[in-house]
Background: This is a predicted structure of a 79-nucleotide RNA (c-di-GMP-I-GGC riboswitch aptamer) from Paraliobacillus salinarum. Model confidence (mean pLDDT): 83 of 100. The sequence was found by an Rfam model in a public genome assembly. Its Rfam family is "c-di-GMP-I-GGC riboswitch aptamer". Gene Ontology term of the family: cyclic-di-GMP binding. The organism belongs to Paraliobacillus, within Bacteria.
């Protein structure tokens, strides 16, 4: 600087289940492993779920393991 091999150090860790927390959506922890070369982080701009009390979804909220942006990083092949 570039790529990410049916490879590989070490890494996350879906669904489920328990247990706390919330209106929910969902978090968080422990067990579990479907996967993942950024499944590290940031709502910046699109998504998409929530939306208490009827209805809308207007607030509020989540999801970074939906997708671009952005910042940062480990290991290995090639040059």
């Nucleotide at each position: 600087a570039c790529u990410g091999a049916u490879a590989a150090a070490g890494g996350c860790a879906a669904a489920c289940u328990u247990a706390u927390u919330g209106a929910a959506a969902a978090a968080u922890a422990a067990g579990g492993a479907c996967g993942c070369a950024a499944a590290g982080c940031u709502u910046c701009a699109g998504g998409c779920c929530u939306g208490a009390a009827u209805a809308u979804g207007a607030a509020u909220g989540g999801c970074g393991g939906c997708u671009g942006a952005g910042c940062u990083a480990c290991c290995a092949a090639u040059g």